[in-house]
RNA sequence: AGCCGGGAUAGCUCAGCGGUAGAGCAGUCGAUUCGUAAUCGACCGGUCGUGGGUUCAAAUCCCAUUCCCGGCUU
Numbered sequence: 001a002g003c004c005g006g007g008a009u010a011g012c013u014c015a016g017c018g019g020u021a022g023a024g025c026a027g028u029c030g031a032u033u034c035g036u037a038a039u040c041g042a043c044c045g046g047u048c049g050u051g052g053g054u055u056c057a058a059a060u061c062c063c064a065u066u067c068c069c070g071g072c073u074u
Stems, first nucleotide, its partner, number of pairs: 001073008011025004019056001027043005049065005
């Protein structure tokens, strides 16, 4: 350098595989406690790597491309 496979979704770790995106942790507020921790409840938080295409409808299917991981070839 070329080829093959996997991955990119909330601040972090991950789910969701056509029908308007969720969980845990973190953060904020409250309950509880003499107080703290723990526990419980609520809230906050994402144009789903980027650009196109298909579709009534795309995180999801197709093409291209960027980055990360692994393998193969020279």